Predicted 3D model of a 90-nucleotide RNA (c-di-GMP-I-GGC riboswitch aptamer) from Candidatus Brevifilum fermentans. Its Rfam family is "c-di-GMP-I-GGC riboswitch aptamer". Rfam links the family to the GO term cyclic-di-GMP binding.

RNA sequence: ACCGAUAACGGCAAACCUGUCGAAAGGCAGGGACGCAAAGCAAUGGGUCUAAAGGCAUGAAGAUUGCCCAGGAUCGCCAGGCUACCGAAA
Numbered sequence: 001a002c003c004g005a006u007a008a009c010g011g012c013a014a015a016c017c018u019g020u021c022g023a024a025a026g027g028c029a030g031g032g033a034c035g036c037a038a039a040g041c042a043a044u045g046g047g048u049c050u051a052a053a054g055g056c057a058u059g060a061a062g063a064u065u066g067c068c069c070a071g072g073a074u075c076g077c078c079a080g081g082c083u084a085c086c087g088a089a090a
Stems, first nucleotide, its partner, number of pairs: 003087002011036002016031006034076001040082002044079003047074004054068004
């Protein structure tokens, strides 16, 4: 360097609940632990979710509904990037 324990010191925190922000996905704070060796940082590529704006369709029209989508979200979906504690075995 890589890799990684039923090791040590510690860390993070899913679902769910409460509050709050948001149109939503979801974020943040508190509680809570399913898990995590990068579950630290960061949306570059793909995926997934959302889509208030916009487009198309539907409809006589308004509305409605459906589809697409600028944009948004997610790194605890995958890949790639940056950084980092510890040290058994191989």
Taxonomically the source falls in Candidatus Brevifilum (Bacteria, Anaerolineae, Anaerolineales, Anaerolineaceae).